[in-house]
Context: one part of a larger RNA
RNA sequence: CGUUUGAUUCUUGAGGAGAUCUGCUCUUUGUACGAGAGGAUCAGAGUGGACUAACCUCUGGUGUACCAGUUGUUCCGCCAGGAGCAUUGCUGGGUAGCUAUGUUGGGAAGGGAUAACCGCUGAAAGCAUCUAAGCGGGAAGCCCACUCCAAGAUUAGGAAUCUAAGACAGGUUGAAGAUGACAACCUUGAUAGGCUUUAGGUGUAAGUCCGGCAACGGAUUAAGCCGAGAAGUACUAAUUGUC
Repeated sequence: CGUUUGAUUCUUGAGGAGAUCUGCUCUUUGUACGAGAGGAUCAGAGUGGACUAACCUCUGGUGUACCAGUUGUUCCGCCAGGAGCAUUGCUGGGUAGCUAUGUUGGGAAGGGAUAACCGCUGAAAGCAUCUAAGCGGGAAGCCCACUCCAAGAUUAGGAAUCUAAGACAGGUUGAAGAUGACAACCUUGAUAGGCUUUAGGUGUAAGUCCGGCAACGGAUUAAGCCGAGAAGUACUAAUUGUC
């Protein structure tokens, strides 16, 4: 831009893409078969491999704005307590998020038309013959079925609702994101921050007191602190404008 009023929401599916894998064990059964050795079909059940999708409850990884320990040095006048620098100084842990080696799921079942092949009936050709007319069976393959995209499918589809509806700009943001875009919200408000409570992490803060000559230990104290988690709460910021 088109789809011929403009929109919002929900859809149909022409067409396209993906997937389609497979082992072993057990039962049937030590059965059929076979002198024996050996050893099934059919059918059913279980458990794996590779591949693949989603996710983070578990197991782990990362986690340079979380917590603690600790070395050297400079500074905060000194002690105590801290801050800067030294690869995040080093070390031990670790929330969210992101992740695999972790977890869960998938390729199930079925239908149709067939290939090779196996048949029924059956003439040409009084017989025979699956074929010439006609009718069946038959594969991991084909078409459906399963998952996803999809009306620029210009054959541009359909339904409901509104028709002043709606859209855009601006703002607060996001498990969305290079930018656009997409999604939530904008006071008739929980969108983000703050605050409260809490999950979770670290591991018992500072100060004071007690014991010890002291290093240090103990009590107050499962304390103190805490980034991205959850819930609540308008305290702060979401004013408003254009078509």
Predicted 3D model of a 243-nucleotide part of an RNA (large-subunit ribosomal RNA, domain VI) from Parcubacteria group bacterium GW2011_GWF2_40_10. Taxonomically the source falls in Bacteria candidate phyla (Bacteria). Its mean pLDDT, the model's own confidence on a scale to 100, is 88. RNAcentral holds the full RNA, with entries from ENA and SILVA. Rfam family: Bacterial large subunit ribosomal RNA.